This is a predicted structure of a 346-nucleotide part of an RNA (small-subunit ribosomal RNA, central domain) from an uncultured prokaryote.
Rfam family: Bacterial small subunit ribosomal RNA.
Context: one part of a larger RNA
RNA sequence: CUGGGCGCAAAGGACGCGUAGGCGGGAUGCCAAGUCUGAUGUUAAAUCCCACGGCUUAACCGUGGAACUGCCUUUGAUACGGCAAGUCUUGAGUGUGAGAGAGGAUGAUAGAAUUCCUGGUGUAGCGGUGAAAUGCGUAGAUAUCAGGAGGAAUACCGGUGGCGAAGGCGGUCAUCUGGCUCAUUACUGACGCUGAGGCACGAAAGCGUGGGGAGCGAACAGGAUUAGAUACCCUGGUAGUCCACGCCCUAAACGAUGCAUGCUUGGUGUUGGGAAGCAAUUCUCAGUGCCGAAGGUAACCCGUUAAGCAUGCCACCUGGGGAGUACGAUCGCAAGGUUGAAACUC
Repeated sequence: CUGGGCGCAAAGGACGCGUAGGCGGGAUGCCAAGUCUGAUGUUAAAUCCCACGGCUUAACCGUGGAACUGCCUUUGAUACGGCAAGUCUUGAGUGUGAGAGAGGAUGAUAGAAUUCCUGGUGUAGCGGUGAAAUGCGUAGAUAUCAGGAGGAAUACCGGUGGCGAAGGCGGUCAUCUGGCUCAUUACUGACGCUGAGGCACGAAAGCGUGGGGAGCGAACAGGAUUAGAUACCCUGGUAGUCCACGCCCUAAACGAUGCAUGCUUGGUGUUGGGAAGCAAUUCUCAGUGCCGAAGGUAACCCGUUAAGCAUGCCACCUGGGGAGUACGAUCGCAAGGUUGAAACUC
């Protein structure tokens, strides 16, 4: 290289946009460089293969043939692919009319609850646990009423409901803004698919500067438990959690399932449109679940949301450990990330 794979055995990039490249719809006619075809030349000898022959045989050797699957030149073919030309509408996009949504950003605002502060009532406990203790409380706590402060999160609705490329998104209102779906079939006319590099986004934790700090709470302290208890339980509690700006770039970033397109029985829920019908209901498009035909799979299971049948493009795998380590390079303030071996060993 050929070949085989990637849900769970090794293997889908965290996710998008997109450059190069690869691949690319229907019907025409042109060219003939790819492709196919005939011919010429060349393809050294030896070797390989076939036939015959020579050493007693074989190895070995000789003669002849075939072959040398390639290349050059040339005669033709034009289905396929290609170049260039005009053309079509089903792929793709646009317009018009509707629609749903925790999609994003900014600002404002509401109520419940926790905590704290002030005042009133009130008195000896409260709190916590398996049981306790540390802790709080006669300097008046807990409980309860009134007022105030502040931060964070939005009960019910709420749903294998919705939206988003993924991460993710949940009170209400306003402004700005991205995408999607349906109907119509008016317009453009292949404008498409994928995508090495590249760029953008990327939970939590962490980092820098400045704010903020109610609750929770790594670290830490104390009390318990225990043989011990650097834990699980309890009382406290700092970073952090929140905001702004700038970094970090990793996750069981999971559907452990790359993206796109076409094809292959159905049943039953549900979300958003549309059509028919008086209605019950039926049909249809786009999502989202369950069960299952054919088929697939080692099995589990998957099954029109495929892991079925196919095509295009990308990423990745090749026994376990050593090791996602070392070295180098590169990115980062750091933590560390990305790329990524070998010896040795089983």